[in-house]
RNA sequence: AAAAUGUCACAGCAAAAAUCUCGUAUAUGCCCGGGAAUUGGCUUGGGCGUUUCUACCAGAUCACCGGAAUGAUCUGACUACGAGAGAAGCGCGUCUUAGG
Numbered sequence: 001a002a003a004a005u006g007u008c009a010c011a012g013c014a015a016a017a018a019u020c021u022c023g024u025a026u027a028u029g030c031c032c033g034g035g036a037a038u039u040g041g042c043u044u045g046g047g048c049g050u051u052u053c054u055a056c057c058a059g060a061u062c063a064c065c066g067g068a069a070u071g072a073u074c075u076g077a078c079u080a081c082g083a084g085a086g087a088a089g090c091g092c093g094u095c096u097u098a099g100g
Base pairs, nucleotide, nucleotide: 001097002096004094005093006092007091012090013089019085020084021083022082023081024080025079026055029048030047031046032045033044034043035042040065041064049056057076058075059074060073061072062071063070
């Protein structure tokens, strides 16, 4: 110097990003206006909720309703912040080879 191999050991390094886990927030929740469907059960807008930006839905099952109104249960996240894990890199350890 190069190759192989290993990754906290005789030794570490500074940040960033991806990913995963956990915690906090919020209950993917609540209130209200307009519109629509009924083989359907949605859509649009406003507000509350978070020391909080964003989101505030989807599916399944059961129920209920019949031109106007949905309900219950279960499963699933996203986002913000914090903590941890962690691949890889340089370095380093081991070993081999070559040269001095």
This is a predicted structure of a 100-nucleotide RNA (Purine riboswitch aptamer) from a Chloroflexota bacterium. The source organism's lineage runs through Bacteria, Bacillati and Chloroflexota. Its mean pLDDT, the model's own confidence on a scale to 100, is 76. It matches the Rfam family "Purine riboswitch aptamer". About the family: Riboswitches are metabolite binding domains within certain messenger RNAs that serve as precision sensors for their corresponding targets. Allosteric rearrangement of mRNA structure is mediated by ligand binding, and this results in modulation of gene expression. A class of riboswitches that selectively recognises guanine and becomes saturated at concentrations as low as 5 nM. In Bacillus subtilis, this mRNA motif is located on at least five separate transcriptional units that together encode 17 genes that are mostly involved in purine transport and purine nucleotide biosynthesis. The family has 133 seed sequences and 4,097 matches in Rfam 15.1. Rfam links the family to the GO term purine nucleobase biosynthetic process.